[in-house]
The RNA shown here (transfer RNA) has 72 nucleotides and comes from a Candidatus Aenigmatarchaeota archaeon. Rfam family: tRNA. It is annotated as a transfer RNA. Rfam links the family to the GO term triplet codon-amino acid adaptor activity. The sequence was found in a public genome assembly. The coordinates come from a structure-prediction model, not an experiment, and the mean pLDDT is 82.
RNA sequence: GCCCUGGUAGCUCAGCGGUAGAGCACCCGGCUGUUAACCGGUAGGUCGUGGGUUCAAAUCCCCCCUGGGGCG
Numbered sequence: 001g002c003c004c005u006g007g008u009a010g011c012u013c014a015g016c017g018g019u020a021g022a023g024c025a026c027c028c029g030g031c032u033g034u035u036a037a038c039c040g041g042u043a044g045g046u047c048g049u050g051g052g053u054u055c056a057a058a059u060c061c062c063c064c065c066u067g068g069g070g071c072g
Stems, first nucleotide, its partner, number of pairs: 001071007010024004018055001027041004048064001050062003
């Protein structure tokens, strides 16, 4: 320098044009003599940055940033 792949909630990851989700964690409640476990619920995300396409973009296109891998 080039190619591939990842970046979405505190963490691990889904979502592949049409209202952003799950598990765990946090918080509240139930259960229990208490804790843990178990059960129910709430809250939490300008979807890495900046542009473009589209009626509509996490999703498609381009530049850049960054983690991982490969080639030279």